The part of an RNA shown here (large-subunit ribosomal RNA, domain IV) has 336 nucleotides and comes from a Patescibacteria group bacterium.
The prediction has a mean pLDDT of 86.
It matches the Rfam family "Bacterial large subunit ribosomal RNA".

[in-house]
Context: one part of a larger RNA
RNA sequence: CCUUUGUUAAGGAAUUCGGCAAAUUACUGCUGUAACUUCGGAAGAAAGCAGCUCUCCUAUUUAUAGGAGAGACAUAAAAUAGGCCAGAUCGACUGUUUAUUAAAAACACAGAUCCCUGCUAACUCGUAAGAGGAUGUAUAGGGGUUGACGCCUGCCCAAUGCCAGCAGAUUAAGGAAGUGGGUUAGCUAUGCUUGCAUAGCAAAGCUCGUAACUGAAGUCCUGGUCAAUGGCGGCUGUAACUAUAACGGUCCUAAGGUAGCGAAAUUCCUUGCCACUUAAUGAGUGGCCCGCAUGAAAGGCGUAACGAAUCUGGUACUGUCUUGACAGAGGACUCG
Numbered sequence: 001c002c003u004u005u006g007u008u009a010a011g012g013a014a015u016u017c018g019g020c021a022a023a024u025u026a027c028u029g030c031u032g033u034a035a036c037u038u039c040g041g042a043a044g045a046a047a048g049c050a051g052c053u054c055u056c057c058u059a060u061u062u063a064u065a066g067g068a069g070a071g072a073c074a075u076a077a078a079a080u081a082g083g084c085c086a087g088a089u090c091g092a093c094u095g096u097u098u099a100u101u102a103a104a105a106a107c108a109c110a111g112a113u114c115c116c117u118g119c120u121a122a123c124u125c126g127u128a129a130g131a132g133g134a135u136g137u138a139u140a141g142g143g144g145u146u147g148a149c150g151c152c153u154g155c156c157c158a159a160u161g162c163c164a165g166c167a168g169a170u171u172a173a174g175g176a177a178g179u180g181g182g183u184u185a186g187c188u189a190u191g192c193u194u195g196c197a198u199a200g201c202a203a204a205g206c207u208c209g210u211a212a213c214u215g216a217a218g219u220c221c222u223g224g225u226c227a228a229u230g231g232c233g234g235c236u237g238u239a240a241c242u243a244u245a246a247c248g249g250u251c252c253u254a255a256g257g258u259a260g261c262g263a264a265a266u267u268c269c270u271u272g273c274c275a276c277u278u279a280a281u282g283a284g285u286g287g288c289c290c291g292c293a294u295g296a297a298a299g300g301c302g303u304a305a306c307g308a309a310u311c312u313g314g315u316a317c318u319g320u321c322u323u324g325a326c327a328g329a330g331g332a333c334u335c336g
Base pairs, nucleotide, nucleotide: 001331002330003329004328005327006326007325008324010322011321014320019317027051028050029049030048031047036041038148052071053070054069055068056067057066058065059064060063083315084314085313086312087311088310089309090307091306095107096106111146112145113144114143115142116141117140123132124131125130149302150301151300152299154232155231156230159229160228161225162224163223164222165221168220169219170218174214175213178210179209180208181207182206183205186201187200188199189198190197191196192195233251234250235249236248237247260294261291272288273287274286275285276284
């Protein structure tokens, strides 16, 4: 010097991003216990007191309680063994998670709601057979979203999606009346070597095209549906100080953001403004609303209880610090 353990005058968070770490508290009995609350809790709230051994007495369900006295440095005698309170955010809760940097506000959850599914169910796995669903049957099963509980969940179906409808328009393969081309039995004409050559026309069949018409779903179309995907405005005038605008005008839209909350886990400007807290606060809490860019199941706002969650304040306590010091153990170091 390093690691680790312990003690420390006075102060007591002045340290630090932050009380990180350490200290405090700790057991049993008795007393006592607030706001709030879903009446269960909160609660071991908080805050106090007592605790050993022996003798005698009293009571009784014989092991405790009470009383009197004596002894004793110390008595939950070692070990083990909650610090507490207040305000706010998020998530209701117990639970689950990144095996090996994240335990959380993430996931799950009971509850809510929507969609699908009538059983050979929907759905999933498999090429199939088949299996699961389920030896279940809509109080069941599958999928999506939200996430206890309380009060609620506004407007928009124009777009996209889904569902229903089906008069009309459009529309594939296929079918197909007709029609065009090719091929040649045959016919006609010409030539001559009289059975051949050349040219033209051409039936049926075969074949290659074209095609009226026919032809489903879908799309167009007509409706519905937002706890489906999603969306939820400008400009401008106006009141007897000023300011503001209950009120009016106008443009646009499918409809123009309702209740609630709001500088917020969302606020750029921003350390917004006011108040509280401090000697001093860019933090925190309450209020305001000019919401860059809140908002109602990508739920809105509350909420007792809960949380190794996050932020802030207080009390107790302390070597975190003022500011160091000492001691034990193990290393390093020296010698062997």